[in-house]
Parts: sequence; structure tokens; C1' cells
RNA sequence: GACAAGGGUAAACCAUGCGAAAGCGUGGGACACAAAGCCACAGGCCCUAGUGGAAUCUACGCGGGCAGCUGGGUUGCCGAA
Repeated sequence: GACAAGGGUAAACCAUGCGAAAGCGUGGGACACAAAGCCACAGGCCCUAGUGGAAUCUACGCGGGCAGCUGGGUUGCCGAA
């Protein structure tokens, strides 16, 4: 970062497995993506054992998750004007 070339990833949804849940793996499928490769470091969001209040709601919350929320770190393909 070009109406270039060759490639890549894969949202929702469906099937199946794992998990208490958020969510994740695999297969199908493409909404999109120039780091939609990797890392929870800062902020953010989601879930939650448990505890307290309270009366089925709420606060805190060990811990877990999201890299396709933003920033940061790190590695990397192609390449004209």
C1' cells in the first nucleotide's frame, strides 16, 4: 500500500466433540480481513466457583475466555508509482 501477481484467514449459521458457563476444537459454510499470524502487557468486554446483602435480584469476585474491540510487543509474504 497499486482495480498488480501468487497465495492466506474465515463471521453468522449447521453438524459433532469438550466445558458449569463465557467460549474452544474439528468438518461444512463465507460476513469480512493487509497481519483476521503469534503474545492477555495496558484499557475494554463476556462468563464464573465462592462470599456478602437480599429474596431470585444484586455487590464483590479466585479463576477462565475474547488477538475478528482499541493500544502495545513480536514474527512475516508480495510489491509498482
A computed fold for an 81-nucleotide RNA from a marine sediment metagenome, annotated as c-di-GMP-I riboswitch aptamer. Model confidence (mean pLDDT): 83 of 100. The sequence is in RNAcentral, with records from MGnify. Its Rfam family is "c-di-GMP-I riboswitch aptamer". From the family's description: GEMM was predicted in a large-scale screen for bacterial structured RNA regulatory elements.